Background
Predicted 3D model of a 539-nucleotide part of an RNA (large-subunit ribosomal RNA, domain I) from a Candidatus Microgenomatia bacterium. Taxonomically the source falls in Candidatus Microgenomatia (nom. nud.) (Bacteria, Bacteria candidate phyla, Candidatus Microgenomatota). The RNAcentral record of the full RNA draws on ENA. Model confidence (mean pLDDT): 82 of 100.
Context: one part of a larger RNA
RNA sequence: CCAUUGGUGGAUGCCUUGGCAGUUUGAGCCGAAGAAGGACGUGUGCUCGAGCACGAUAUCAACGGUAAGUCCUUAAGCAGACAUUAUCAGCCGUUGGUUUCCGAAUGGAGUAAUCCCGGUUGUAGCAAUACAACUGAUCCCGACCCUUGUGGUCGAGGAGGGGAACCUGGUGAACUGAAACAUCUAAGUAACCAGAGGAAUAUAAAUCAUACGAGAUUCCGUCAGUAGCGGCGAGCGAAAUCGGAAGAGUCUAAACCAUGAUUUAUCAUGGGGUUGCGGGACCACAGUAGGGAGUAGUACAACGUAGAAAAAUGUUUUGGAAAGAACAGCCAUAGAAAGUGACAGCCUUGUAUUCGAAACGAUGUAUUACCCUGGUGGAUUUCCCAAGUACCACGAGGCACGGCAAACCUUGUGGGAAGCAGGGUCGGUCACGAUCCAAGACUAAAUACUCAAACUGACCGAUAGUGAACUAGUACCGUGAGGGAAAGGCGAAAAGAACCCCGCAAGGGGAGUGAAAUAGAUACUGAAACCAAUGGCUA
Numbered sequence: 001c002c003a004u005u006g007g008u009g010g011a012u013g014c015c016u017u018g019g020c021a022g023u024u025u026g027a028g029c030c031g032a033a034g035a036a037g038g039a040c041g042u043g044u045g046c047u048c049g050a051g052c053a054c055g056a057u058a059u060c061a062a063c064g065g066u067a068a069g070u071c072c073u074u075a076a077g078c079a080g081a082c083a084u085u086a087u088c089a090g091c092c093g094u095u096g097g098u099u100u101c102c103g104a105a106u107g108g109a110g111u112a113a114u115c116c117c118g119g120u121u122g123u124a125g126c127a128a129u130a131c132a133a134c135u136g137a138u139c140c141c142g143a144c145c146c147u148u149g150u151g152g153u154c155g156a157g158g159a160g161g162g163g164a165a166c167c168u169g170g171u172g173a174a175c176u177g178a179a180a181c182a183u184c185u186a187a188g189u190a191a192c193c194a195g196a197g198g199a200a201u202a203u204a205a206a207u208c209a210u211a212c213g214a215g216a217u218u219c220c221g222u223c224a225g226u227a228g229c230g231g232c233g234a235g236c237g238a239a240a241u242c243g244g245a246a247g248a249g250u251c252u253a254a255a256c257c258a259u260g261a262u263u264u265a266u267c268a269u270g271g272g273g274u275u276g277c278g279g280g281a282c283c284a285c286a287g288u289a290g291g292g293a294g295u296a297g298u299a300c301a302a303c304g305u306a307g308a309a310a311a312a313u314g315u316u317u318u319g320g321a322a323a324g325a326a327c328a329g330c331c332a333u334a335g336a337a338a339g340u341g342a343c344a345g346c347c348u349u350g351u352a353u354u355c356g357a358a359a360c361g362a363u364g365u366a367u368u369a370c371c372c373u374g375g376u377g378g379a380u381u382u383c384c385c386a387a388g389u390a391c392c393a394c395g396a397g398g399c400a401c402g403g404c405a406a407a408c409c410u411u412g413u414g415g416g417a418a419g420c421a422g423g424g425u426c427g428g429u430c431a432c433g434a435u436c437c438a439a440g441a442c443u444a445a446a447u448a449c450u451c452a453a454a455c456u457g458a459c460c461g462a463u464a465g466u467g468a469a470c471u472a473g474u475a476c477c478g479u480g481a482g483g484g485a486a487a488g489g490c491g492a493a494a495a496g497a498a499c500c501c502c503g504c505a506a507g508g509g510g511a512g513u514g515a516a517a518u519a520g521a522u523a524c525u526g527a528a529a530c531c532a533a534u535g536g537c538u539a
Stems, first nucleotide, its partner, number of pairs: 001536007013524001014489002018460002020457009029162002037102003040055004044079003049074003060096007069082003107116003117136008138159003141155005146149001166197001167195005177184001181231001207214002218245004228236002249442003252386001256271006276420001278385004282378004290373003294370008303361003307355003313328005329346002331335001337349003391415008401427001422437005476483002499510004
């Protein structure tokens, strides 16, 4: 150096318990009636730990389903116990009960899961006292009381804290990009704070449009990378329209009337009224039909939360094993799928299809009760139609729009209207015209996110796919906030190697099991690097 045989090692192949992405349908808040999250216990003794469930009633009760086995899993065995056709153990579902201690934690304290105290009632005791049950925080609101105070009492009135993402509002960066950098960008993003809900926001034109008209909001597509904005750089970037999803509209304030109160300024309650080809008050007339997105009930239907029934194959052959092959059959509203000793429509579980709920939930339809709502005409003389508002100036912000020729929206400071013969908008401004009615409030659906179930994948297959296929947010690291792994595969079945031999043992040699043991528990396959032995070659 070559070859072979082994060792080591764990690549590769095959596999999948676990992930990833979606589709459809359904569901979506919890909490002082003590949550989320935990601590400590219980779940049979040997039996520690981890997981899961439960709470000193830790093996509870009722009702339904299932049922011959059961005493949670890891986890086999022994011991003991319950049940065995029912007065039904156990399991599944629905509804209740119990639910230690900490935790908003709320009697006080505290180094969470601990300590200490007051009151009322009860039990025991002569009593001190002990035990048991209940109760005792703060703030807001309401009521009441008086001694009017930083007061007291009462309330089955409310709040407090939590929640992955989604939502609304407030505060609000920088790295970065501009090939430097300051306007600009990143971006109203991240982060922090507050708040709400199963969705949230928005929402019923002082809107658009343009000389035709539309008719609340939200979401998707389009318009369109257009019109525009922009150290006209980098970049930013609409709207109307049109096509869809969904579709729903309502209630106050005021004038006026009535009642009550009054400090005579007015106020409270009820009626009335809600609009822009202006409306209402006012006057006259009609009248209880109709409508509702409200509350409660009843009936029915289908659905969910347990379930039930469910067709049809044999022989031979190879093999360790048949589901393979050969031959001959059968079922099919079932030839989806998974499992079974190799590849099974006819072996098992299922599947098509059909059936099913005592209880609870949610939906729809019908109906009942209560509740809410509710018309037409005339006249235009009088009254009303949301004020520190509209608007203006200055300073800012939002609008795709960086003060720009800058309209529109919001408003910090100052000024400050009209009131229907009125007012706003139509991208400077004015005129004409068109259009709408601000300064009060509510409103489902279409939308966002997550979870569950079923299903799907030119998604991954253990250095991949979640960080996590295994005791995984575990071990371990850090005072802490926090960081954060590695680690899958014997075999069809443990049949897990009785017995003998060597050895202290580990381990090995026989024997035995098995299809296979170079499948022997460091175990499927078993590459390379690396090591050794054996045999060759060579200066």